[in-house]
Predicted 3D model of a 488-nucleotide part of an RNA (small-subunit ribosomal RNA, 5' domain) from a metagenome.
Context: one part of a larger RNA
RNA sequence: GGGUAAACGCUGGCGGCGUGCCUAAAACAUGCAAGUCGAACGAGAACUUCGGUUCGAGUGGCAGACGGCUGAGUAACACGUGGAUGACCUGCCUGACUGUGGGGAAUAACUGCCCGAAAGGGUGGCUAAUACCGCAUACGUCCCUUGAUUCAAUUUGAGGAAGAAAGCCGCAAGGCGCAGACAGAGGGGUCCGCGGCCGAUUAGCUAGUUGGUGGGGUAACGGCCUACCAAGGCGACGAUCGGUAGCUGGUCUGAGAGGAUGAUCAGCCAGACUGGGACUGAGACACGGCCCAGACUCCUACGGGAGGCAGCAGUUAGGAAUUUUGGGCAAUGGGCGAAAGCCUGACCCAGCAACGCCGCGUGGGUGACGAAGGCCUUCGGGUCGUAAAGCCCUUUUCUGGGGGACGAUAAUGACGGUACCCCAGGAAGAAGCACCGGCUAACUACGUGCCAGCAGCCGCGGUAAUACGUAGGGUGCAAGCGUUGCCC
Numbered sequence: 001g002g003g004u005a006a007a008c009g010c011u012g013g014c015g016g017c018g019u020g021c022c023u024a025a026a027a028c029a030u031g032c033a034a035g036u037c038g039a040a041c042g043a044g045a046a047c048u049u050c051g052g053u054u055c056g057a058g059u060g061g062c063a064g065a066c067g068g069c070u071g072a073g074u075a076a077c078a079c080g081u082g083g084a085u086g087a088c089c090u091g092c093c094u095g096a097c098u099g100u101g102g103g104g105a106a107u108a109a110c111u112g113c114c115c116g117a118a119a120g121g122g123u124g125g126c127u128a129a130u131a132c133c134g135c136a137u138a139c140g141u142c143c144c145u146u147g148a149u150u151c152a153a154u155u156u157g158a159g160g161a162a163g164a165a166a167g168c169c170g171c172a173a174g175g176c177g178c179a180g181a182c183a184g185a186g187g188g189g190u191c192c193g194c195g196g197c198c199g200a201u202u203a204g205c206u207a208g209u210u211g212g213u214g215g216g217g218u219a220a221c222g223g224c225c226u227a228c229c230a231a232g233g234c235g236a237c238g239a240u241c242g243g244u245a246g247c248u249g250g251u252c253u254g255a256g257a258g259g260a261u262g263a264u265c266a267g268c269c270a271g272a273c274u275g276g277g278a279c280u281g282a283g284a285c286a287c288g289g290c291c292c293a294g295a296c297u298c299c300u301a302c303g304g305g306a307g308g309c310a311g312c313a314g315u316u317a318g319g320a321a322u323u324u325u326g327g328g329c330a331a332u333g334g335g336c337g338a339a340a341g342c343c344u345g346a347c348c349c350a351g352c353a354a355c356g357c358c359g360c361g362u363g364g365g366u367g368a369c370g371a372a373g374g375c376c377u378u379c380g381g382g383u384c385g386u387a388a389a390g391c392c393c394u395u396u397u398c399u400g401g402g403g404g405a406c407g408a409u410a411a412u413g414a415c416g417g418u419a420c421c422c423c424a425g426g427a428a429g430a431a432g433c434a435c436c437g438g439c440u441a442a443c444u445a446c447g448u449g450c451c452a453g454c455a456g457c458c459g460c461g462g463u464a465a466u467a468c469g470u471a472g473g474g475u476g477c478a479a480g481c482g483u484u485g486c487c488c
Stems, first nucleotide, its partner, number of pairs: 001488004006484005013360006019353002021318001026316003030313003035062003040059002044055004069271003079195007088188003093184003097180004101135001103133002110125006141162001143160006167176003197243003204234003209231008246268004250261004273294005296307004324350001326349003332346001333344004363393004373384004397429001398425006407415001432477005437458003443472005453460002
């Protein structure tokens, strides 16, 4: 000098765009943040012009694995980059192929009874489906036997065996679905080379350890697991141990090399009160799902129950320190739905904060007898100073009134009567902060008297202090200016 997610002191007019718990991954009152489909299904309710329409607990489907938050853990194939998968999976979407025949048994809702303070539960009875289960069929598919091909994966032939389905809407045409298998797109899993912290005052580490065989398990390779066998494997090219830390694109600085950093935005990873576990599912070992244990909080009729803001607001605490319990789904995007639409604290906006960057204003011209006043003075004067007053203007901004968007291709605008435009009014409402011994731009007077105090370094102050305090003057920045912390 530059930078900052800053804080503190003094001061503070406006606008645009950003940013805003870096500390306690501390605890949380309250509200909202994930639903949707009646064109899958059976009861029920309301309305009815008796045609039907609407509502909605339950069964069922899809979604809740996305989006949003945080950085505790992690020194690791976690991340970055380049490869491999001849070791793999993939709902919705796209393309092309084949099929959708015929049956059955239940169950929630509902209802009778019972238990419980509640949360909730038991038992008897009834009922539907795109819920569940057999049968038939099998273009593909999987498995077995066998022939050819290939190093092997594969490809191709023969024989055998196994395994599917669901309907709904529409007057109809048809549409939406369902089942099997193939390809694609997008998404993921796994493996490998290389790369990026500190400590040797950590030198040895390792028994599922290293390898093999058989078996199990997984979508898949593999000590991933298991039985047996062998005795290996890693390490001064730093193993092991300890400390610290999410990684990256980037960001700051620097001429660069490098150093520092990883807020906001974007990609990946990890976590969801703490620890463990699986279920469902194409996908989770699942933030607003389940089970167990623990700590904590709450309810209780003491028998037993309920909860999880590292979602958006908000509260308490901690701290130098970080905002509204706001509006809207109008736009963009997401879920469901045939659609209308519903949901969406994602998002778009508004509010608060000079926290940052950028822009604008606080007036312009004229005005000497150089007013008054302040300060200094050698008492002549000098200086504040064209500064003020006065006169002539202007109206950015401001205030009041009127009009009034783009963002939305037909309709639909939270923002918003906002931006912007026009008219009127009136210089009107708008300047501070630090410094002035040298470094370093800027000097005098008074007070004080090694006191009170200053100070980044050198150093000032003990009776004329340009260094302390005040005043006048000056210098530098300016809606900011200084101080402190941190990085280069």